RNA sequence: UCUACAUCAAGAGAGGCUGAGGGGACCGGCCCGUUGAAGCCUCGGCAACCUACCCGUAACUGGUGUGGUGCCAAGCCCGGUCCGGGCCAAUGUGUUCGGGAGGAUGUCGA
Numbered sequence: 001u002c003u004a005c006a007u008c009a010a011g012a013g014a015g016g017c018u019g020a021g022g023g024g025a026c027c028g029g030c031c032c033g034u035u036g037a038a039g040c041c042u043c044g045g046c047a048a049c050c051u052a053c054c055c056g057u058a059a060c061u062g063g064u065g066u067g068g069u070g071c072c073a074a075g076c077c078c079g080g081u082c083c084g085g086g087c088c089a090a091u092g093u094g095u096u097c098g099g100g101a102g103g104a105u106g107u108c109g110a
Stems, first nucleotide, its partner, number of pairs: 001110002004107005013043005021032003025081005044072003049068002052064003076102001082099006088092001
């Protein structure tokens, strides 16, 4: 990097260095940020995908949180860049619902 599968409305922040951006891409919004963004480091925490251990089972399940990841503003921040359905003193660049696509994380495999 690619394939497959699972999950994505819950949850969890302080300090130090640094100094202007950030919320994946584009468009449109909205928001965070010099009362310090992104990044790096330390410590802490959340969670339970893998793992280890424990109870039980025909099997699943369950518990702990040892180790490996991950994560710690907002629903993957929201909509569009796709498809289909519904709605309307309405035919709209409208609105709403569902599913895709894309993305993120994990695990197996290449």